[in-house]
RNA sequence: GAAGCGGGCCAGACCGCCGCCGGUGCGAGAGCCGAAAGGCUGCACGGGAGGAAGGUCCGGACUGCACAGGGCGGCGUAGCAGCCAACGGCUGUCCGGCGUGAGCCGAGGAUCAGAGCAACAGAGACGAGUCGGAGCGGCCUUCGCAAGAGGGCCGUUCCGGGUGAAACGGGCAAUCUCUACGCGCAGCAACACCGAAUAGGCCGGCGAUGAUGUGGCUCCGCGGAGCCGGCGGGUAGGUGGCACCGAGCCGAUGCAGCGAUGCACGGCCCAGAGGAAUGGCGGUCACGGCGGCGGCUUCACCAGAAGACGCCGACGCACAGAAUCCGGCCUAUCGGCCCGCUUCACAC
RNA sequence: GCCUCGUUAACUCAGUGGCCAGAGUGCCGGCCUGUCUAGCCGGAAGCCGCGGGUUCGACUCCCGCACGAGGCGCCA
Numbered sequence: 001g002a003a004g005c006g007g008g009c010c011a012g013a014c015c016g017c018c019g020c021c022g023g024u025g026c027g028a029g030a031g032c033c034g035a036a037a038g039g040c041u042g043c044a045c046g047g048g049a050g051g052a053a054g055g056u057c058c059g060g061a062c063u064g065c066a067c068a069g070g071g072c073g074g075c076g077u078a079g080c081a082g083c084c085a086a087c088g089g090c091u092g093u094c095c096g097g098c099g100u101g102a103g104c105c106g107a108g109g110a111u112c113a114g115a116g117c118a119a120c121a122g123a124g125a126c127g128a129g130u131c132g133g134a135g136c137g138g139c140c141u142u143c144g145c146a147a148g149a150g151g152g153c154c155g156u157u158c159c160g161g162g163u164g165a166a167a168c169g170g171g172c173a174a175u176c177u178c179u180a181c182g183c184g185c186a187g188c189a190a191c192a193c194c195g196a197a198u199a200g201g202c203c204g205g206c207g208a209u210g211a212u213g214u215g216g217c218u219c220c221g222c223g224g225a226g227c228c229g230g231c232g233g234g235u236a237g238g239u240g241g242c243a244c245c246g247a248g249c250c251g252a253u254g255c256a257g258c259g260a261u262g263c264a265c266g267g268c269c270c271a272g273a274g275g276a277a278u279g280g281c282g283g284u285c286a287c288g289g290c291g292g293c294g295g296c297u298u299c300a301c302c303a304g305a306a307g308a309c310g311c312c313g314a315c316g317c318a319c320a321g322a323a324u325c326c327g328g329c330c331u332a333u334c335g336g337c338c339c340g341c342u343u344c345a346c347a348c
Numbered sequence: 349g350c351c352u353c354g355u356u357a358a359c360u361c362a363g364u365g366g367c368c369a370g371a372g373u374g375c376c377g378g379c380c381u382g383u384c385u386a387g388c389c390g391g392a393a394g395c396c397g398c399g400g401g402u403u404c405g406a407c408u409c410c411c412g413c414a415c416g417a418g419g420c421g422c423c424a
Base pairs, nucleotide, nucleotide: 001344002343003342004341005340006339007338008337009336010335012285013284014283015282016281017280018279020048021047023045024044025043026042030041031040032039033038050319054330055329057328058327059326060325061324062187063186064185065184074183075182076181077180078179079093080092081091082090083089094108095106096105097104098103109178110177114176115175116172117171131160132159133158134157135156136155137154138153139152140151141150142149143148191240192239193238194237201231202230203229204228205227206226213222214221215220216219248268249267250266251265253264254263255262256261287316288315290313291312292311293310294309296307297306298305299304349420350419351418352417353416354415355414358373359372360371361370366404375391376390377389378388379387397413398412399411400410401409
C1' cells in the first nucleotide's frame, strides 16, 4: 500500500424569531363545554423520539379469570458449564463444517424401545440375502478296477468388478417417536372506579268505578291501557392504570471473574399524547458529490488529457416517528470516525 | 393488541421429499373450410416470491424476510 475479519461510536453543531405537547409552581376561583362524571382557557420555569421507537419472533413486569395433587394430550427447547428477573438471549469451552488466515456457521440428546422412508441406476435398497469367483464340509449322481475326476443341491467362510448418497452395515429423528427440561389462559381495547339517553328487568303506588293524553277548560266531551316513582346491571362517555426511585440512566472509577456479569463508589431524575405534540423560517459554520473559474504539476509541447489545491454557486444529508413498560432477537440504514487483528506485495 | 391464509406458465389452479414440475383457458404453427368459428395434430412459455439451513436429493420440511388477502375484540 492492497484485500479482508472482528468490535465500538456518531446520526449535523450553534444563534435568533414564531408555534405544538406534557410536567411543576403561582394566580384566578371567574368564564366556557357537558345531564353528570369530568374536561378546557392565563403566567413563569424546566423537559420533549430511536439505534432501531419498526417486524411482533421470544422472554418478563403488571392486571383479570381459572386453579388440591397427579396423569394423558398439546406447544417449545436440546453438547457441557455459567450469566440473567426470565428467555429460544448472552458468555466461555468441546465437537463438526467452511476459509491460506484473522475468523464465521451449526435445532449438536437418543436409531442395542418401536414404527416409517430412500426416486433413478443396479442382480440385490432396508425384510434380508446371493450376481460372479474361490476354499472347506455333507448328500446325490456320471465315468473309472482303484486312486481319483466331473456335475448338481445344501451349509459355512472369504473375496470381487459395476450401480448408487448409501450394499448384514449404515443414513434420515428440521419423519412419527423416546428421553430430559419448561409452559394454566388471556392481554392496557388487560383491569379498576364514576356514569347518561333509549330499550329491557325487579319493587311499590295509581288505573276499565276509565289513568296518562287531548278539545273547548271549576265541568263536559273524545279516547281506551297504560302511567308515575324508586332500585340494580350493562352500554355511550369520563377518570385512573400511565410516564413511575425503577430488573432505572451515566462514569476514562475501584474490586471479583478469561468473559457474559455481579458488588461497591460518585453523579442524575430523563418525552409522554389519546387520531396522536416533538415543528417551521432566517443566519453562521461543518460534511458530501456536481457545475463554473483561477493558477500549479505531469503527459504532450499545435489542439488537448489527467491530478491535487483554492474560490464561488445551487442542491443534498440515510433508515425511519414513541402509544402500558422493560430485557433480547431479527430486519432497514446515506455517510463518517476509532480500536484490535489476518493475508499478500514492497522497502529497511 | 391478538391471530390465520396465500405467493407455481400471460390468467385460474393441481402437485404423498424423488427422474425432464403438470392441467384448463390463452398464445404460436400446421390440417380441415371458399373464409371465420368449432374440431384435430404439434409446439413454446416456469430461477416454483426472496435469502439461508436440514437431507443423497426440497415446490414440499425448518428459520428469517418481502408482498398480498382476511378474521377477532363491545352487547345480545

Predicted 3D model of RNase P RNA and transfer RNA as a complex of 424 nucleotides.
It holds a member of the Rfam family "Bacterial RNase P class A". Rfam links the family to the GO terms tRNA processing, dimeric ribonuclease P complex and ribonuclease P activity.
Its mean pLDDT, the model's own confidence on a scale to 100, is 77.